[in-house]
């Protein structure tokens, strides 16, 4: 240069084109406790960017961008 994967909360994975993105760990708040811990309640935090298709995109298609392979 060429070609294939892959990107979702702070970390890990979920989510036939359709419920208010879900689950766990972390975190914060409250309560409990003689003081923690653990369990318990309740929050806050996500779809790499930018179109485009669609009644409706995390999912489809175009390009960018990043990481990882394979080729030259």
């Nucleotide at each position: 240069g060429g070609g294939a994967u892959u990107g979702u909360g702070g970390u890990g994975u979920a989510a036939c084109g359709g419920a208010c993105a879900a689950c766990a760990c972390g975190c914060g708040a409250g309560g409990c406790u003689g003081c923690g811990a653990a369990g318990c309640u309740c929050g806050a935090a996500u779809u790499g960017a930018a179109g485009g298709u669609u009644c409706g995109a995390u999912u489809c298609c175009u390009u960018c961008c990043a990481a990882u392979c394979c080729u030259a």